About this RNA:
Predicted 3D model of RNase P RNA and transfer RNA as a complex of 473 nucleotides.
[in-house]
């Protein structure tokens, strides 16, 4: 001192006017007006990706489908979220990514190329034998060379690929080949270390034939569904409109009986409905007015409430490597609903260009994001102008 | 504010089981026809919304993001 990596923070400030919202107080005539005093957006309020809190459906069941999650421990009200580490990938390095269980449970695919793609195979090439033929030579019986369009052996090399019987090197061999060896790699087995993912070490084994699961599965764990437009009280309008669906049976029992029946309980199977399907279990209903459902109209997009004091903020401290957790202390921080937090002005403060400089600094110009609550959290992801601060790294100068 | 659905030629859709994406109209050119429409015969035309990832390969599988559309009150 350049370049990088990480974490943590902030999201101009102060006044002046002139507005906006609701909340006390007061003043007028109640609806509302006006004064007057305090309070008013964010690190993402966002996308709604997860995961809770509240509510309601039966108290939230049983099961099965579905659906989510997946490397070890740990945090937490849950969580697919943090934090600690292990393996992997990449990076010279700090670090960074990673939905990272199982391919000897089972099933599917694995286009083109390519000899051969999953009970593997044999195109080219290598080598070997010779009863084809074919040269020589011959005592005519044969011998010798070479040899396929034959009969073997080989998988080392070529050739295809994203992938095809571990990889270099050496011996051996007829060519070869883990056939034998040393080194990597891989597979089991013991021993150390670790809660544990796993790492270290020794040994034994010629080696065992892919890949995919973010392809069905298969394992372990979670898991009812809707949402604040939930959902609860008051209120207001109306023609309570029209279509379609469903809506029985059998016993007991007791009343009354004119002995035909009629009424009223409760039962069984049926039916129908109860916030995604299926099964059960449970509740309700089950005959003129009721349920379910679509269509069509009416109403004041009513007014109270849910609702903002919470798994909450800030200090300090304990106890944890951390995420978090315990203790004390102090603090109250929008609660509106078609939706307010806005504008100008001034002085400062930041970042940039230019000038000028006695290098401290003047002067002038221009610039300041992303974007905003809508029932509350607690993450996660994406958007973002810039500044500030810590911690590590590589690389170069100088002691 | 909450839920739900889409996005593939110039426009309306297919294609979801991973292997070089297709119909129909429309546009172009030829035939035919005096001429045009109608008909027949070809022919271009694709960021499969947009970035990453899995995989030998992605329109299809995951994971973020962008727009459009329906949709909830008594």
């Nucleotide at each position: 001192u350049c370049a990088g990596u990480u974490c943590g923070g902030u999201a101009c400030g102060c006044g002046g006017c002139c507005g906006c919202u609701g909340g006390c107080g007061g003043u007028c005539u109640u609806u509302g007006a006006c004064c007057g005093c305090g309070g008013g957006a964010g690190g993402a309020a966002a996308g709604u990706c997860c995961g809770a809190g509240c509510u309601c459906c039966a108290c939230a069941g049983a099961g099965c489908a579905g659906g989510g999650u997946g490397c070890u421990g740990g945090u937490u009200a849950a969580c697919g979220g943090c934090c600690a580490g292990u393996c992997a990938a990449g990076g010279u390095g700090a670090c960074u990514u990673g939905c990272a269980g199982g391919a000897c449970a089972g099933u599917g695919c694995c286009a083109c190329a390519g000899a051969a793609a999953a009970c593997a195979c044999a195109c080219c090439g290598c080598c070997u034998c010779u009863c084809a033929g074919c040269c020589g030579g011959u005592c005519c019986g044969c011998c010798g060379g070479g040899g396929a369009c034959g009969a073997g052996g080989u998988a080392a090399g070529g050739u295809c690929g994203a992938a095809c019987c571990g990889g270099u090197g050496c011996g051996g061999u007829a060519a070869g080949c883990g056939c034998g060896c040393a080194c990597c790699g891989c597979a089991c087995c013991c021993g150390u270390g670790g809660u544990g993912a796993c790492a270290c070490g020794g040994g034994u084994g010629g080696c065992a034939a892919g890949g995919u699961a973010a392809a069905c599965c298969c394992c372990a764990c979670c898991u009812g569904g809707a949402g604040c437009a939930a959902g609860g009280c008051c209120g207001a309008a109306u023609a309570g409109g029209g279509g379609c669906u469903c809506a029985g049976a059998c016993g007991u029992c007791g009343g009354c009986u004119u002995c035909g029946g009629u009424c009223g309980a409760g039962g069984u199977c049926g039916c129908c409905g109860g916030u995604c399907g299926c099964u059960c279990g449970u509740c309700g209903g089950u005959a003129u007015u009721g349920a379910g459902u679509c269509c069509g109209g009416g109403u004041a997009u009513g007014g109270c409430u849910g609702c903002u004091c919470g798994a909450g903020c800030g200090g300090c401290u304990c106890g944890g490597u951390a995420a978090c957790g315990g203790g004390u202390c102090g603090c109250c921080u929008a609660g509106a609903g078609g939706a307010a937090u806005g504008g100008u002005c001034g002085c400062g403060g930041c970042c940039g260009g230019c000038g000028u400089u006695u290098c401290g600094g003047c002067g002038u110009c221009g610039g300041a994001a992303c974007a905003a609550a809508a029932c509350u959290c607690g993450g996660c992801u994406u958007a973002u102008c810039g500044c500030c601060g810590g911690g590590c790294u590589g690389a170069u100068c100088g002691u | 504010g909450g839920g739900g659905a889409g996005u593939u030629a110039g426009c309306u859709c297919a294609g979801g089981c991973g292997g070089u994406a297709g119909a129909g109209c429309a546009a172009c050119g030829g035939c035919c026809u005096u001429u045009u429409a109608a008909g027949c015969c070809g022919u271009g035309g694709g960021u499969c919304c947009c970035g990453g990832g899995u995989u030998c390969g992605a329109g299809u599988c995951c994971c973020g993001g962008a727009c459009u559309c329906c949709u909830c009150a008594c």

Rfam match: Bacterial RNase P class A.